Molecule: c-di-GMP-I riboswitch aptamer
Organism: Gemmatimonadota bacterium
RNA sequence: CGCUGCUCAGAGCAAAACCGCCGAAAGGCGGUGACGCAGAGCCACGGGGCUACGGCGACUGGAUCGCCAUGCUCGCCGGGCCGCCAGC
Numbered sequence: 001c002g003c004u005g006c007u008c009a010g011a012g013c014a015a016a017a018c019c020g021c022c023g024a025a026a027g028g029c030g031g032u033g034a035c036g037c038a039g040a041g042c043c044a045c046g047g048g049g050c051u052a053c054g055g056c057g058a059c060u061g062g063a064u065c066g067c068c069a070u071g072c073u074c075g076c077c078g079g080g081c082c083g084c085c086a087g088c
Base pairs, nucleotide, nucleotide: 002088003087004086005085012037013036017032018031019030020029021028022027035075041081042080043079045078046077047076048073049072050071054068055067056066057065058064
């Protein structure tokens, strides 16, 4: 440096649910809590998924419905960056 995660050590993260806060929502943050994770560390770059305040349309108004990410998801997959231990 590359490959692998069968084995070792010390650690690390934290799903659902519940509580509080933020947000229109998806979702995020903190606490409790562990389903899991060898990158469950970081980056929304490609694809996928979620949401629709707002915009546009149906339709003149309301209600309703449809469409649209610029919002969200890296614990959906791929890619990029950085990194621990062990084995080969």